RNA sequence: UACAAGAUAUGGCAAACUUGAUGAAAAUCAAGGUCGCAAAGCUAUGGGUCUAAGUACAGUUUUGUAUAUGACUGCCAAGUUGCUGAU
Numbered sequence: 001u002a003c004a005a006g007a008u009a010u011g012g013c014a015a016a017c018u019u020g021a022u023g024a025a026a027a028u029c030a031a032g033g034u035c036g037c038a039a040a041g042c043u044a045u046g047g048g049u050c051u052a053a054g055u056a057c058a059g060u061u062u063u064g065u066a067u068a069u070g071a072c073u074g075c076c077a078a079g080u081u082g083c084u085g086a087u
Stems, first nucleotide, its partner, number of pairs: 004087001005084002012037002017032006035074001041080003045077003048072003054067005
C1' cells in the first nucleotide's frame, strides 16, 4: 500500500412514532425521536415490491380491471466513494 476483516478509537446515519409541509397516491422533505446499521454514504443499472394521477376497456348513481412516465438504495444484487489499522 492492497485485499480480507470490523477488535479499538474518533465519529456518522436515524426505524417505528409525533408535528408541519409537498404529492392523486405510494412516498418525500424539515423538526423531534433512537429500532437498528461497517457503508442504513451515493447511483434507479438488473431483479423485486408499492401506488394508479393520466390513459385504455367495462359498467354507468356510484365504480371496477389493466398499466409507470411515479416511488422504495433501511428489499436483494451491481457499480462507485469513504473510516480504523488490532488480526
Predicted 3D model of an 87-nucleotide RNA (c-di-GMP-I riboswitch aptamer) from Propionispora hippei DSM 15287. Rfam family: c-di-GMP-I riboswitch aptamer. Its family is annotated with cyclic-di-GMP binding in the Gene Ontology. Its mean pLDDT, the model's own confidence on a scale to 100, is 85. The sequence is in RNAcentral, with records from ENA.